[in-house]
């Protein structure tokens, strides 16, 4: 790589460092961004997948992840609703963590 499976509307950031683009990828569309984004680093923290202890819901030593916007929206498909550009819900798909498995 692949495949199983679970979750994804909650919560949590400050310093250095770089120096132009950044929200995963095409399309709108919205935001983030030289008052310095985005990565990377160092401190902090959220959380509780998976786990030392505890023992039935807790705890946070440890291995992961996270820390602008819901996985920023929306895009496909059913269903409601509108006169209509659409709008709701639901589910598909894409795609991210974490357990197994290889």
């Nucleotide at each position: 790589a692949a495949c199983u499976u679970a979750u994804c509307a909650a919560g949590a950031g400050u310093g250095g460092a770089c120096g132009a683009g950044a929200g995963a990828a095409c399309u709108g569309g919205c935001u983030c961004a030289g008052u310095g984004a985005c990565u990377c680093c160092a401190c902090g923290g959220c959380a509780a997948c998976c786990u030392a202890c505890a023992u039935u819901u807790g705890a946070a030593a440890g291995g992961u992840g996270c820390c602008c916007c819901u996985a920023c929206c929306a895009g496909c498909a059913a269903a409601g609703c509108g006169c209509a550009u659409g709008c709701u819900u639901u589910g598909a798909g894409u795609g991210a963590u974490g357990a197994a498995u290889g």

Predicted 3D model of a 102-nucleotide RNA (SAM riboswitch aptamer (S box leader)) from Pelagirhabdus alkalitolerans. The source organism's lineage runs through Bacteria, Bacillota, Bacilli, Caryophanales and Pelagirhabdus.